């Protein structure tokens, strides 16, 4: 400078155009326990990297940006 591939709660993660966006692990609260620990039961937490497009309808498709990685120069 070019060719790819990736970005979704704090974390990793499901999803492949259509019903309230799933699921560990992390927190909080209760329960259990003489405490902790396991273990049970319920909760919080997401504008799906950012803009414009098609589209009845977009985390999903198309184009820009950007930030990561991986080649090639």
């Nucleotide at each position: 400078g070019g060719g790819c591939c990736u970005g979704u709660g704090g974390u990793c993660u499901a999803g492949u155009g259509g019903c309230u966006a799933u699921g560990a692990c992390g927190c909080c609260u209760c329960c259990c326990u003489c405490a902790c620990a396991c273990g049970g039961a319920g909760g919080a937490g997401g504008u799906c990297u950012c803009c414009a497009g098609u589209u009845c309808a977009a985390a999903u498709c198309u184009g820009g940006a950007c930030a990561g990685g991986c080649c090639c120069a």

Predicted 3D model of a 73-nucleotide RNA (transfer RNA) from a Candidatus Woesearchaeota archaeon. It matches the Rfam family "tRNA". By type it is a transfer RNA. Lineage of the source: Archaea > Nanobdellati > Candidatus Woesearchaeota. The coordinates come from a structure-prediction model, not an experiment, and the mean pLDDT is 82. The sequence is in RNAcentral, with records from ENA.